Description
This is a predicted structure of a 483-nucleotide part of an RNA (small-subunit ribosomal RNA, 3' major domain) from a Thermotogota bacterium. Rfam family: Bacterial small subunit ribosomal RNA. Rfam links the family to the GO terms ribosome and structural constituent of ribosome. Model confidence (mean pLDDT): 85 of 100.

Context: one part of a larger RNA
């Protein structure tokens, strides 16, 4: 000086506490530990690992294993020799590949042409080399997690002190906030804070198409369908608009708090992007890049099949559920944001359905996905039952993609119809358009194990006395035998 205390004092945080809805108990999904196994590739392990690298593991991926192969190599670059490629086609073969037949490349100079004499691509030997998801994240770069969006960290010359360091930055106010007043041996300054950027809430302008349609008119069975129109909705883009600017109380005539007016919005409106010195030798050597060390007929390469998918267990994280505020059948309504060319893929037809046929139109405010967006609403039914709950799980019979669904894919229809009647100790999310609870979209992707991720939007609550106490943290002090 720090740091730590079942020291004190002061603030704050879904940290308690007041609510609401789970998990922890069932089946099922997905990760992990463990066992197991030829192999189940690696990594990643409190909080900060475990639907995490993985926004797609039937081959391929792919790193792993068992076999088959082949050693200048799958892939660069250089040199020296040799050579007439690619490719097709037949054979072996499990492919890799080997082999035999065929097939026969560009180009310049000389030349009438035959040729000759060079260069280029390719291909073969040799060599120098290549490769290595082989090891060190405790040798590194980048990137990232985390405390923490926590309000802190630090310096410049001055004052203090032999130094070590302190002052500033401590005090009384105040904030979300070392935000700002005030004081003060201190004054100033940087890096964070806050602004300055995005998207929402509200208006105006500028522009009206593929949107919209109030007001004329056409045409119909209707529809903005057409003519028109630039009003309105919406869009795309540029301004305005929220500053405690305005009133009144409190505050110290401050900083700022409380209230109210106006107004779409009000004291930071609501979100998001931003992460200051630093910390854990935090991750990552397997994305990439790298030192160093190691491996060279193997640790490099390729193929065929086979695991990465196992199964006494135990753990995370979810999905569905155990019903009547369900559940089943029927009838009619409302969305936002997104994708689309090797793509979306409509009508119509075929199928009970999965689909299949068919092709219109669309790089799309126009077609298409998209049907009914679900939940909501309404009208019947079911009557407390392991049932019209649940939908596991197994059989049949189908489709889809794809070279191939055995190992290991989705999905259809009929049958089956299993724990499961709200869950022990414990534990987790959440303060508002937010829990809850409904559905639709993307991206990876041939497909699809997504019940995940990231979005979108539709209905929409309770609760908070209050800071004693748990946990994390900010500033003051004190004690210490820690550094």
């Nucleotide at each position: 000086u720090g740091a730590c205390g079942g020291g004190g004092g002061u603030c704050c945080g879904c940290a308690c506490a007041a609510g609401c809805g789970g998990u922890g108990g069932a089946g099922c999904a997905u990760g992990u530990g463990g066992u197991u196994u030829a192999a189940u590739u690696c990594g990643a392990u409190g909080g900060u690992a475990a639907c995490c690298g993985a926004a797609g593991a039937a081959c391929c991926u792919u790193a792993c294993c068992a076999g088959g192969g082949a050693u200048u190599g799958a892939c660069a670059u250089g040199u020296a020799a040799c050579u007439g490629a690619a490719g097709g086609u037949a054979g072996a073969g499990a492919a890799a590949u080997c082999u035999a037949c065929u097939g026969g490349c560009c180009u310049g100079c000389u030349g009438u042409a035959a040729a000759g004499c060079g260069g280029g691509a390719g291909g073969u030997u040799a060599c120098a080399c290549a490769g290595g998801u082989g090891g060190u994240g405790c040798a590194c770069g980048g990137c990232c997690g985390u405390c923490g969006u926590c309000a802190g960290c630090u310096c410049g010359g001055g004052c203090c002190g032999u130094g070590a360091g302190g002052u500033g930055g401590u005090g009384g106010g105040u904030u979300a906030a070392g935000u700002c007043c005030c004081g003060c041996a201190a004054c100033g300054a940087g890096c964070g804070c806050a602004a300055c950027c995005c998207c929402u809430a509200c208006g105006a302008u500028u522009a009206g198409u593929u949107a919209c349609u109030a007001a004329c008119g056409c045409a119909g069975a209707a529809a903005g369908g057409c003519g028109a129109g630039g009003a309105c909705u919406c869009u795309c883009a540029u301004c305005g608009g929220a500053c405690u600017g305005c009133c009144g109380c409190c505050g110290a005539c401050g900083a700022g708090g409380c209230g109210g007016a106006g107004g779409a919005a009000g004291g930071a409106g609501g979100g998001g992007a931003u992460g200051a010195c630093g910390u854990c030798a935090g991750g990552u050597a397997a994305g990439c890049g790298u030192g160093c060390c190691c491996c060279u007929u193997a640790u490099a390469c390729u193929c065929u099949g086979g695991g990465c998918g196992a199964c006494a267990c135990a753990c995370g994280u979810g999905c569905u559920a155990c019903a009547a505020u369900g559940g089943a059948g029927g009838g009619g309504a409302c969305a936002a944001a997104g994708g689309g060319a090797a793509g979306c893929g409509a009508a119509g037809c075929c199928g009970a359905g999965a689909g299949g046929u068919g092709g219109a139109g669309c790089g799309g405010a126009u077609c298409c996905u998209a049907a009914a967006a679900a939940a909501a609403c309404u009208c019947u039914c079911c009557g407390a039952a392991a049932u019209a709950c649940g939908g596991a799980u197994u059989g049949u019979a189908g489709g889809c993609u794809g070279c191939a669904a055995c190992c290991c894919g989705c999905c259809u229809a009929c049958a089956u119809g299993a724990a499961g009647u709200c869950g022990g100790a414990a534990u987790c999310g959440c303060u508002a358009g937010u829990a809850a609870u409904c559905g639709c979209a993307g991206g990876u992707c041939a497909g699809c194990c997504a019940a995940a991720c990231u979005g979108c939007g539709g209905u929409g609550a309770a609760u908070a006395c209050g800071u004693u106490c748990c946990c994390g943290g900010g500033c003051c002090u004190u004690g210490u035998a820690c550094a």